The RNA shown here (SAM riboswitch aptamer (S box leader)) has 111 nucleotides and comes from a soil metagenome.
Its mean pLDDT, the model's own confidence on a scale to 100, is 78.
The sequence is in RNAcentral, with records from MGnify.
It matches the Rfam family "SAM riboswitch aptamer (S box leader)". About the family: The SAM riboswitch is found upstream of a number of genes which code for proteins involved in methionine or cysteine biosynthesis in Gram-positive bacteria.
């Protein structure tokens, strides 16, 4: 960089620390935060991959389908992916709301 899948659920009343924080270039909005945020440790959530179990197929392996569990690799843990872009539709109406698609982004797996 490309491809595929997912993005509405879930996750401590613990310890340390101490002023900022809300992924992504900036900006804006709106929020979180000394009733201690963010971060770290620890506990947790989830089930993408590996391993495990069952079935199908095979001489066997590769493979296909399903399942539970949570051992390993990731991931996640305020607000829809916090909101912002483009196109279309519906409703109310001068500006909003909702829905669909695209784009952007995140995570995993593969190339």
């Nucleotide at each position: 960089u490309c491809u595929c899948a997912u993005c509405a659920a879930g996750a401590g009343u613990g310890g340390c620390u101490g002023a900022g924080g809300g992924a992504a270039a900036a900006c804006g909005g709106c929020c979180c935060g000394a009733u201690g945020a963010c971060g770290c440790c620890u506990g947790g959530c989830a089930a993408c991959c590996c391993a495990c179990c069952c079935g199908c197929a095979u001489c066997g392996u590769c493979g296909c389908g399903g399942g539970g569990a949570a051992g390993g690799g990731u991931g996640c843990a305020a607000a829809c992916u916090c909101c912002g872009g483009c196109g279309g539709a519906a409703u109310a109406u001068g500006u909003a709301u909702u829905c669909c698609g695209c784009g952007a982004g995140a995570u995993g797996a593969g190339a």